[in-house]
């Protein structure tokens, strides 16, 4: 000096799936309906988190471990959230 790669930012962009469901209470708007919140009911989704099995990995006693599975949680118009991917900034760094 370049930099595989690792971590951070709560940075930027992309980012799926599944009922704009039914009933009740309250409130608001409006005019015979609509919206919001809460409670109950049935159905559905998996990519926050959580749990389970396990390919595989390791320092092989034991431990780590998924986009697989379960749906506790979360979600099912929009919004928000969102695993993961790309870029940027900062820091470290195998190696040259």
């Nucleotide at each position: 000096u370049a930099a595989a790669u690792c971590g951070a930012c709560u940075g930027c962009g992309g980012g799926a799936g599944a009922u704009g469901c039914c009933g009740g209470a309250c409130g608001g708007a409006a005019u015979u309906u609509c919206c919001g919140u809460c409670c109950g009911g049935a159905g559905c989704c998996g990519a926050a988190g959580g749990c389970g099995c396990a390919a595989c990995c390791g320092c092989c006693c034991c431990g780590g471990a998924a986009a697989c599975g379960c749906u506790c949680a979360g979600g099912c118009a929009a919004a928000a959230g969102g695993a993961c991917c790309g870029c940027g900034u900062c820091g470290g760094a195998c190696u040259g």

The RNA shown here (Glycine riboswitch aptamer) has 96 nucleotides and comes from Devosia sp. 66-22. Of the family's consensus pairs, 91% are formed in the model. The prediction has a mean pLDDT of 78.